[in-house]
RNA sequence: GGGCCUGUGGUCUAAUGGCAUGACACUGCCUUCACAUGGCAGUGAUCUGGGUUCGAAUCCCAGCAGGCCCA
Numbered sequence: 001g002g003g004c005c006u007g008u009g010g011u012c013u014a015a016u017g018g019c020a021u022g023a024c025a026c027u028g029c030c031u032u033c034a035c036a037u038g039g040c041a042g043u044g045a046u047c048u049g050g051g052u053u054c055g056a057a058u059c060c061c062a063g064c065a066g067g068c069c070c071a
Base pairs, nucleotide, nucleotide: 001070002069003068004067005066006065007064010024011023012022018054026042027041028040029039030038047063048062049061050060051059
């Protein structure tokens, strides 16, 4: 330098173009003398910019980051 793949809460993960899912973690409450376990509730995310579309996490383009291969 060229080609391919990936990017979603703190971590992992689901999502045929139509309300962004679940688990763990975290916070609060209940339970306990206390801790742990358990129960209930809550906070928190689509890498960035543009385009297509009534509507984009999803499709297209550019960029950024990571990984693999070739040179």
This is a predicted structure of a 71-nucleotide RNA (transfer RNA) from a Candidatus Pacearchaeota archaeon. The coordinates come from a structure-prediction model, not an experiment, and the mean pLDDT is 84. The RNAcentral record of the sequence draws on ENA. The source organism's lineage runs through Archaea, Nanobdellati and Candidatus Pacearchaeota. RNAcentral records the identical sequence in 2 taxa.